[in-house]
Context: one part of a larger RNA
RNA sequence: UCAUGGUUAAGGAACUCGGCAAGAUGACCCUGUAACUUCGGGAGAAGGGGGGCCUAGCCAGUAAUGGAAGGCUGCAGAGCAAAGGCCCAGGCGACUGUUUACCAAAAACACAGGACUCUGCAAAAAUGAAAGUUGACGCAUAGGGUCUGACACCUGCCCGGUGCUGGAAGGUUAAGGGGGGAGCUUAGGGGGUAACUCCGAAGGUUUGAACUGAAGCCCCAGUAAACGGCGGCCGUAACUAUAACGGUCCUAAGGUAGCGAAAUUCCUUGUCGGGUAAGUUCCGACCUGCACGAAUGGUGUAACGAUCUGGGCACUGUCUCAACCAUGAGUUCGGUGAAAUUGUAGUAGCGGUGAAGAUGCCGCUUACCCGCCACGGGACGGAAAGACCCCGUGCACCUUUACUACAGCUUAACAUGGGUAGCUGGUCAGGCAUGUGUAGGAUAGGCGGGAGGACGUGAAGCGGUGUCGCCAGGCAUCGUGGAUCCGCCCUUGAAAUACCGCCCUUGGCUGACCGGCUGCCUAACCCGGAAGGGGACAGUGUUUGGUGGGUAGUUUGACUGGGGUGGUCACCUCCGAAAGGGUAACGGAGGUUUCCCAAGGUUGGCUCAUGCCGGACGGUAAUCGGCAGGGGAGUGCAAUAGCAGAAGCCAGCUUGACAGUGAGGCAAACAGGCCGAUCUGGGACGAAAGUCGGGUAUAGUGAUCCGGUGGUUCCGCAUGGAAGGGCCAUCGCUCAAAGGAUAAAAGGUACGCCGGGGAUAACAGGCUGAUCUCCCCCAAGAGCUCACAUCGACGGGGAGGUUUGGCACCUCGAUGUCGGCUCGUCACAUCCUGGGGCUGGAGAAGGUUCCAAGGGUUCGGCUGUUCGCCGAUUAAAGUGGCACGCGAGCUGGGUUCAGAACGUCGUGAGACAGUUCGGUCCCUAUCUGUGGUGGGCGUUGGAUGACUGAGGGGGUCUGUCCUUAGUACGAGAGGACCGGGAUGGACAUACCGCUGGCGGAUCGGUUGUUUGGCCGCAGGCACGGCCGAGUAGCUACGUAUGGUUAAGAUAAGCGCUGAAGGCAUCUAAGUGCGAAACUGGCCCCGAGAUGAGUCAUCCGGUAUAAAGGGUUGUGCGAGACGAGCACGUGGAUAGGCGGCAGGUGUAGGCGCUGAGAGGUGUUGAGCUGAGCCGUACUAAUGAGCCCGGACG
Repeated sequence: UCAUGGUUAAGGAACUCGGCAAGAUGACCCUGUAACUUCGGGAGAAGGGGGGCCUAGCCAGUAAUGGAAGGCUGCAGAGCAAAGGCCCAGGCGACUGUUUACCAAAAACACAGGACUCUGCAAAAAUGAAAGUUGACGCAUAGGGUCUGACACCUGCCCGGUGCUGGAAGGUUAAGGGGGGAGCUUAGGGGGUAACUCCGAAGGUUUGAACUGAAGCCCCAGUAAACGGCGGCCGUAACUAUAACGGUCCUAAGGUAGCGAAAUUCCUUGUCGGGUAAGUUCCGACCUGCACGAAUGGUGUAACGAUCUGGGCACUGUCUCAACCAUGAGUUCGGUGAAAUUGUAGUAGCGGUGAAGAUGCCGCUUACCCGCCACGGGACGGAAAGACCCCGUGCACCUUUACUACAGCUUAACAUGGGUAGCUGGUCAGGCAUGUGUAGGAUAGGCGGGAGGACGUGAAGCGGUGUCGCCAGGCAUCGUGGAUCCGCCCUUGAAAUACCGCCCUUGGCUGACCGGCUGCCUAACCCGGAAGGGGACAGUGUUUGGUGGGUAGUUUGACUGGGGUGGUCACCUCCGAAAGGGUAACGGAGGUUUCCCAAGGUUGGCUCAUGCCGGACGGUAAUCGGCAGGGGAGUGCAAUAGCAGAAGCCAGCUUGACAGUGAGGCAAACAGGCCGAUCUGGGACGAAAGUCGGGUAUAGUGAUCCGGUGGUUCCGCAUGGAAGGGCCAUCGCUCAAAGGAUAAAAGGUACGCCGGGGAUAACAGGCUGAUCUCCCCCAAGAGCUCACAUCGACGGGGAGGUUUGGCACCUCGAUGUCGGCUCGUCACAUCCUGGGGCUGGAGAAGGUUCCAAGGGUUCGGCUGUUCGCCGAUUAAAGUGGCACGCGAGCUGGGUUCAGAACGUCGUGAGACAGUUCGGUCCCUAUCUGUGGUGGGCGUUGGAUGACUGAGGGGGUCUGUCCUUAGUACGAGAGGACCGGGAUGGACAUACCGCUGGCGGAUCGGUUGUUUGGCCGCAGGCACGGCCGAGUAGCUACGUAUGGUUAAGAUAAGCGCUGAAGGCAUCUAAGUGCGAAACUGGCCCCGAGAUGAGUCAUCCGGUAUAAAGGGUUGUGCGAGACGAGCACGUGGAUAGGCGGCAGGUGUAGGCGCUGAGAGGUGUUGAGCUGAGCCGUACUAAUGAGCCCGGACG
């Protein structure tokens, strides 16, 4: 010192984040018990009372025994032990339960109850490749999934989005079906002298349109106890304020009831009320709800909770403020005997330096050598290749409307795979019907033929039926009828269904082929033991479309004064850029991703902007004339450089906005970019010289791959072709992250992991000092007057290194981070106290300022707080530094892991300098440092004792009252300086006589039990069993003492004398005052003060000793061990013994008394650790041993 126990005066939560911890309560009996309530509860509510022992006699009982009543006794009778603290209020969750084995027990999970939804049984669902199995040997009162979470009252509006369910008209749509066509090939044919070219059957081959073709999607509905959502602005009432009211915009709909600064409220410690002396918490209200709200349920709610929050009573060492005791560690000795760590170490302080915080470098200072016990400031201590942060074309897991796949589910086709009936689509063939622009007798399909045709196998007409229809009529057919009817002629582009042929449109019919739909059947197949049921479906296989975070693989850029957010990413112009070129920044400014067939070429011509003068409407400014006008205009577009001899403006003719070539250069990593004469061809303009390969120049952009189109004397898998490719031309990229990773890609991680970084952030340090704090200069003004008693604008100059920052220099193979506690130490820009100046100083109290760092600088309420506000004091309640001093010293409330909730954001995983409840703080000290305490050696002979004091440290605070004196001052009210005295607070040191505390071998009381055979009396155990006292000792709450005062030298300041400077001047020479600061004085350490001092005494200087010391023994006033001190027979050192003090409180035995418990006498008895005095009974024995011994 720690751990675990015990006790504690007075106070009683003042402690602290928080009553954490500890106390207190406690079993039983009697009594009594509130709000509220789901009537069960709450409730052991709360609160109050009781208890031991004895009993003759009384009552009950057969009795054991019980009761009443009376008696006895202690501080205390559940006498030990075991055994709820209680109450009030709020949040959350109804409850009992469950959970992160090992940091979270909760408000999280579960739960009964509620709701939605799926599922008809070979169930849905789950699992499996399947067989199969679970579901369930269950059957909708059942089973699965999801949400909510007892109970009470309730659960509003929105179906636009997403999802789910339903719908099937339309749109879109796969494989398959279909095959109009097309390509290639070429027997043959045409043309050609030939080369070759054109056409091209059949067949083969490639390709393939229409049409057909399901689900899905689009679409239409329904659905919110599905995912989810539930507005803005303006005006208005006779005080003001507010707005029942009105207007307007938007929406799918605009939040209803209820609740509301809340587990939700940022501002915020909202405001008011309550509680408190004081309330960031708490409770009740208000409503301005940043950002409540109705089964992601809303609001209440009795009961319940190791839950969270606030208050109270009781109680206490939590605290004021600590003390003592016990046990176990620590310490010493004996035995045994690890660990991390460790570059080597002969391992100091300060200032400086330095990769920016040095034991190790520089300078100065300090320091004899070596242990032991302690402490924990430093060794950027140990431990763990930082979990934060960033980086990696790292990893993992999770999410989703990222990308791409896959399972699963679903759709269709075909197969397994049959029979039959009805309905129906398409194509083809046959046959029948069908066809109305206008004009026209009228319903004229087209072309061709054609002058006649139909009719008794029955014409015209009339009636009926069916069908078509543009309502005019057409066609078919039946009946009647009994001989005509139509064409040619008129209108028309076209002439007769008069007639014939070939077709077209549309629609029936028949047949063939290819389908589709709906039934029925049974024999495949399935179920069943069978009977039977299902049935070409289902199932299964292949192909196919859809769906598909269920699963998987991946992607999710870089720059960056850390990262993220924001911004940027290519190209052009200027500045930066330092007179060649080039040159960076998240430096300062702007543009581009085009435009133009003229805005190109050429030839010819012209001169602008602006000003002045003149001139009808006409003005400052229109158009006209004159003069001046070197460019101020214009140049498609930004800037720069240019340009009138024009590159500017106008006109004529035109297409050089050419083909082929590219000497030579610029620039340049490459890729790419730029300038360019000449020559050839054929052109434009110009009389010609000549100019022209776009535009005054510099932006107007995109590599490669892949693919398309056109061309082509290229290649052509035996040959000929073809397919396909090459070459030339050209097209398709905001590949804009613009030298372009893929055709195709987003997020989360606080559950995280790995590799790295102090190349890079958060803490601290460093540099800087914008900001900050402080000071100063100037002095406009304020101050009645007056800048400077006081305040001081606009500006200016500094200091400091406490703020917020900037920078990114040490540290990421770890420098623990806020606040509190503990312990301090320094600075002074001084809060108090001390000394002064000025004052707008009468006094008192102040203001301001100078000097001054000696000491001092409070306790509470709230909050994690620092801070701050508040209460009460005070002389004062200072400001800062010390890694925002101090976690190998403590705490762990905050922040900052994992759990959970609210609000908000996000589809989601999740997220939030938003909130809320919960949440493992390791280390035995090697060195240094510091406090103690020894050993060695030295100090020049050795010792014993006593000093000196170089040096160092401590101390240093202040109030109130009385007096001077109700004096000075003042109208009064009030009210001193200076000086004297008294008494306090806080602090410090010492002590235990007093007052208290503890006091574990003291005394007593007493419970349970046990032992000594029994009684009695003693002993053991139960926290010393509990309880009451208490000596020594240790202690504070007790007591005593302390700070003073002299003195010296000074600060600010005040002076004397006094020149420079005939005066003046505190100063220059000289000299005096003047403060808690300095020196000294007071206390302590102190000669290792290696500078080793002094004095007194002893011994020796003889070769062996001495003085002295040690050892040893008994010990304690001493003490961790060493050490110190006392004593050792010539002795009181310890023990014992005797006496006494002090403590306890009247022992035992016996007597007396009582029925007994008990009482009483002997008796202030007995017992008694440490105290005092005495006494050698015991032990310190006779002795011995060791050190010591030099000069000479």
Large-subunit ribosomal RNA, half B from Spirosoma taeanense, 1192 nucleotides, folded computationally. Its Rfam family is "Bacterial large subunit ribosomal RNA". Clan: LSU clan. Lineage of the source: Bacteria > Pseudomonadati > Bacteroidota > Cytophagaceae > Spirosoma. The full RNA is in RNAcentral, with records from Rfam. Model confidence (mean pLDDT): 86 of 100.